[in-house]
Molecule: transfer RNA
Organism: Rotaria sp. Silwood2
RNA sequence: UUCGUAGUCUAAUGGUAUGAUAUAAGUUUUGGGUACUUGUAAUGACGGUUCGAUUCCGUCCGAA
Numbered sequence: 001u002u003c004g005u006a007g008u009c010u011a012a013u014g015g016u017a018u019g020a021u022a023u024a025a026g027u028u029u030u031g032g033g034u035a036c037u038u039g040u041a042a043u044g045a046c047g048g049u050u051c052g053a054u055u056c057c058g059u060c061c062g063a064a
Stems, first nucleotide, its partner, number of pairs: 001064004007021003015051001023039005044060005
């Protein structure tokens, strides 16, 4: 100086946090795989500013 977001990868100009993958259930199949549908799952910690913070500011922790 840059970065930190589901188990993993990733998007998000201050306004319900996106998508993929994984996982669970179901449909399809004689069975499995594929495909499809639905669900679960995340903003490093503590403060500040603001009606409202992933976003802006400070300190700390961690990574390069």